[in-house]
Context: one part of a larger RNA
RNA sequence: AGCGUACGGUGGAUGCCUUGGCACCAGGAGCCGAUGAAGGACGUAGGAGGCUGCGAUAAGCCUCGGGGAGCUGUCAACCGAGCUGUGAUCCGAGGAUGUCCGAAUGGGGAAACCCAGCACGAGUGAUGUCGUGUUACCCGCGCCUGAAUAUAUAGGGCGUGUGGAGGGAACGUGGGGAAGUGAAACAUCUCAGUACCCACAGGAAGAGAAAACAACCGUGAUUCCGUGAGUAGUGGCGAGCGAAAGCGGAAGAGGCUAAACCAUGGGUGUGUGAUAGCCGGCAGGUGUUGCAUUCGUGGGGUUGUGGGGUUCAUUUUGUCUGUUCUGCCGAGCAGGCCAACAGUAAGAAAUCACAGGGUUAGUGGAAGUGGUCUGGAACGGCCUGUCGUAGAGGGUGAGAAUCCCGUACACGAAAACUUUGUGACUGUUGUAAUGGAAACCCAAGUAGCACCGGGCCCGUGAAAUCUGGUGUGAAUCUGUCGGGACCACCCGAUAAGCCUGAAUACUCCCUGGUGACCGAUAGCGGACUAGUACCGUGAGGGAAAGGUGAAAAGUACCCCGGGAGGGGAGUGAAAUAGUACCUGAAACCGUGCGCUU
Repeated sequence: AGCGUACGGUGGAUGCCUUGGCACCAGGAGCCGAUGAAGGACGUAGGAGGCUGCGAUAAGCCUCGGGGAGCUGUCAACCGAGCUGUGAUCCGAGGAUGUCCGAAUGGGGAAACCCAGCACGAGUGAUGUCGUGUUACCCGCGCCUGAAUAUAUAGGGCGUGUGGAGGGAACGUGGGGAAGUGAAACAUCUCAGUACCCACAGGAAGAGAAAACAACCGUGAUUCCGUGAGUAGUGGCGAGCGAAAGCGGAAGAGGCUAAACCAUGGGUGUGUGAUAGCCGGCAGGUGUUGCAUUCGUGGGGUUGUGGGGUUCAUUUUGUCUGUUCUGCCGAGCAGGCCAACAGUAAGAAAUCACAGGGUUAGUGGAAGUGGUCUGGAACGGCCUGUCGUAGAGGGUGAGAAUCCCGUACACGAAAACUUUGUGACUGUUGUAAUGGAAACCCAAGUAGCACCGGGCCCGUGAAAUCUGGUGUGAAUCUGUCGGGACCACCCGAUAAGCCUGAAUACUCCCUGGUGACCGAUAGCGGACUAGUACCGUGAGGGAAAGGUGAAAAGUACCCCGGGAGGGGAGUGAAAUAGUACCUGAAACCGUGCGCUU
C1' cells in the first nucleotide's frame, strides 16, 4: 500500500409522520369605491425585533346577544403591573374612532412629503401658532347672467345629484390584431380572428319573439347539450378547414313603441271674408278662437288565416257625480264607488305588516375508566358488561363505540341580512263584436343597384343570404323581402324602432364534503420570518430551510480544558433520543485484527 472483516466518523438517502398543498362535488356569494376602495407607509403593548390585530379613542371604545372561569394574541420564554360571578378573556350582530399615501380630488410633488385660501373656534398684549369644516375636473338638471350681433347663441356664475372617475381571478361583448408552426421548401392557404393590446358591462354577458326554416309535407322566439357528421361542401381540390335542416333532450314567456286618426299646448306663415270655427240638430250667444305647416304632450294603435285608422249599418253596454259657451234631446270626456284581472322578472313603481324557511354565535346529546397479563405508559391480549336514529373522524404516554372533543338526532337569535307566502299597496279594464264602403297609415338617404372590402362550410366562383366604405337611389298591401346567379309559377315572411326571465360560461371568495391525489428534490414558488432572503438601474427573476421526548423531566453537582468539547453523576422506557437531537443507506475518512506484497 492493497484485499477482507469488525467497530466508528462524515453524510442525509430510505422508512414512518404531517401542520401544507392539489383536484373535484354540493350549497352560498358574485362585486368594492368621493359616506374615500383595492393596496400600502408610519405608528400603536410596561420591556428590543418579526407576524397578527388595531388607528392619536390605536392587540383596542360603545350597545345588543352567546358563553361561564379564568385572562392580558403569536414566535416565546422571563419579569412587572393588572382585569374577572357587579360575568372578564373569548365568539356573533350593529355602531363609533379610523394618522398619512393611494382614483386622491385645495395647489404642488421625487407616493406616504411640502405649501395654502375661506368660515367658525382655541390661544397670545399682538403677530406667529393650533383645531374643525370646506375649496379638483367632467356630466345631467334647475336658475341667474351674458359677447362679436338686434332677437339669440357661445361663454361665465350659483345651486343640486348616496351622477362619473379607480380597483377586481376567470367567464362576456365590442375595437385592433401577429409570428414561431403546418404545407416535409414557399407565396394563396394554415397556425387564427388564436396569443397579445385597448374599451366597456354583468352576476352572468350576448342572443331573442321570423322580411326564419322547410319543400308541395310541415315547423313555429332565443340559448345550451346529444345526434345528424368529419356528412354536404370548401381547398396551390395540397396541408387542411368544415356546416345546416331534421331528430332526441334542458329550459320555456312573451311584451312595448312609430305612423294613420282625435284632442290639446308652443313656434312660423297666412287671414277682416261674418263666409270659416266653437260635439250633432233647433234657437240664441261669441268674435280670430280659423286654415296650412312644424315641434311636444295625452288618447288611439301594434298585425301577416294581413293589421290598424276613417265612415255606415246591426247587436251589446256596472253605477253615481261633474263637464263639453247657454236651453232641450242625443253623443263624448273626466272623476268617485263597485267588480274583474295583473304586478316589482320585460311591459310603470315604492314601501310596510303578518306568518314561515335559511345564514351570521351557540345548546343538549347514550353506554366500563370493570378484572387480569405484558409494558415506561393500555387505547393491546384473555375474561366479563353496556349503548347504538350515535361502530364518521380526531385526541389522549401503543389498535378506544362506551376517557375527552365530537357523531346520529333534537333544539336555539336581542340584532343584521336573505328568501317564500298572504294581505296592505300600486296599476289596467268596464264597451266590444259582426258585416259593408272608400283606399288614409303600416319605421328612407332606408331597401335595391354599381365598385372596393369583410364575414358565412363557401379561397370570386354560377355566389345567393349577412355586413362596412364610396356613389346612386325606390315602393306602402294590386306593396316589399326571401326560398343559393337570374326569370316564371308556387310557398314562406312582413326589414329599415325597443325591451325580455330560465336553461348556458366562470370561480378571486365563504361553508361543508370527497379522493386507486402528493407526502418535504413530492405537493402551490411558498408545510418554516416566502413572493421573504438574494440578484437586477429597471421591467423582472427568485430560493434554501419540517421531525428530541409521552412529558423539558433540556443533564443539579464534581473533574479535564482559555474555550469549544468531553469524562463521571443525574433525568428518561431509551441519551449511539442531548436541542449539530426519529430512522440513519451509499460515496468519502479512520482505528483494531487477519491475509498478501